[in-house]
RNA sequence: AGAGCGAGCUGGACAGUCGCUGCACUCUUUGGAGUGGGGAGGAAAGUCCGGGCUUCAUAGGAUGCAGUGCCAGGUAACGCCUGGGAGGCGAAAGCCUACGGACAGUGCCACAGAAAAUAUACCGCCAACAGACCUCGGUGUGUGGGUAAGGGUGAAAUGGUGCGGUAAGAGCGCACCGCGCUUUUGGCAACAAAAGUGGCAGGGAAAACCCCACUGGAAGCAAGACCAAAUAGAGGAGUAGCAGCUUGACUGCGAUAUGUGAUCCGCAUAACUCCCGGGUAGGUUGCUAGAAGUAUUUGGUGACAAAUACCUUAGAUGAAUGACUGUCAGCACGAAAGUGUUACAGAACCCGGCUUAUAGGCUCGCUCUCUCC
Numbered sequence: 001a002g003a004g005c006g007a008g009c010u011g012g013a014c015a016g017u018c019g020c021u022g023c024a025c026u027c028u029u030u031g032g033a034g035u036g037g038g039g040a041g042g043a044a045a046g047u048c049c050g051g052g053c054u055u056c057a058u059a060g061g062a063u064g065c066a067g068u069g070c071c072a073g074g075u076a077a078c079g080c081c082u083g084g085g086a087g088g089c090g091a092a093a094g095c096c097u098a099c100g101g102a103c104a105g106u107g108c109c110a111c112a113g114a115a116a117a118u119a120u121a122c123c124g125c126c127a128a129c130a131g132a133c134c135u136c137g138g139u140g141u142g143u144g145g146g147u148a149a150g151g152g153u154g155a156a157a158u159g160g161u162g163c164g165g166u167a168a169g170a171g172c173g174c175a176c177c178g179c180g181c182u183u184u185u186g187g188c189a190a191c192a193a194a195a196g197u198g199g200c201a202g203g204g205a206a207a208a209c210c211c212c213a214c215u216g217g218a219a220g221c222a223a224g225a226c227c228a229a230a231u232a233g234a235g236g237a238g239u240a241g242c243a244g245c246u247u248g249a250c251u252g253c254g255a256u257a258u259g260u261g262a263u264c265c266g267c268a269u270a271a272c273u274c275c276c277g278g279g280u281a282g283g284u285u286g287c288u289a290g291a292a293g294u295a296u297u298u299g300g301u302g303a304c305a306a307a308u309a310c311c312u313u314a315g316a317u318g319a320a321u322g323a324c325u326g327u328c329a330g331c332a333c334g335a336a337a338g339u340g341u342u343a344c345a346g347a348a349c350c351c352g353g354c355u356u357a358u359a360g361g362c363u364c365g366c367u368c369u370c371u372c373c
Stems, first nucleotide, its partner, number of pairs: 001369010012328007020039002023036005041344001045355002048353005053220004065216005070084005085099001086097004100211002105209002108204002122151002124147003128143003132139002159177006178200001179198008224285004235275005241253004245248001256270005293310007329342005
């Protein structure tokens, strides 16, 4: 210098003008006005996981359903993160992995191919027998057998390579590799290594059903709590009033209208007065100080934890957080003057993750190649 890998930060700045929305104070004609100060993000997004919080019938068992799936640790918890193991990719730094079980059972494997799972004989190879030809060496044909070494098909063909062996072959025998089992050693474990042993356990697929282990009660701030009009409806109590003295939560008399009925009681309907409940509109709360952030130290490989100090940082709800102008900065175009442009994107109870989007700029660590000293 070039090519690449990993981790992290930033996400235009300043000034002016006009606005929006909470808070504090002051004034006020209670409508509002003035002053001061606060006012989006790294993802506020997707709403995909996990938790806090709230309510419900306290949610125990069984079944079903859903999710997770190598091991250990971290955490409030997780499907997240860290470290490790195994497998795969890369020359390396490094990256990726739905990574339990296929002799529990059922099913599937298109096309091609002889055969796709109780293996199998299409070509080829081999000996035997039969008969034919012949240059008597053999050649080709047929029959029933042997054979998975070779060919061919396929995504995949029943361990691989070599030597021996054989009529030809074959784990038939042996060596190495792979695989299963046993033991030992190392490791918390996943797992690894070594030794012995078995001639091979019998393909793929569990992102087919399924089996095993573990986890999950449901709904969500439109949760929930409180206050509470007007109107209507339901329920309950009652009814003009008069008198007394002991002046009271007193006593006595009396007791609405209409209908029914001879009348009273009763019953029904209506009017009026009072009371109660539920809860609509509306309002208050939940609401933002939180498993928070920053710095240092300590422990740990690390995720992370602990201690100390500092700091206080949106809280709307018909839903604020904006617009314009100027200067500068970056980028693009242009000879210049200048012109254009400023990534993705907007909180809604809160927090931890994951995923996705993101112009440009910056920092650190590492790998490989080339050149120079």
The RNA shown here (Bacterial RNase P class A) has 373 nucleotides and comes from a Thiotrichales bacterium. The model forms 94% of the base pairs in the Rfam consensus. Its Rfam family is "Bacterial RNase P class A". From the family's description: Ribonuclease P (RNase P) is a ubiquitous endoribonuclease, found in archaea, bacteria and eukarya as well as chloroplasts and mitochondria. Model confidence (mean pLDDT): 75 of 100.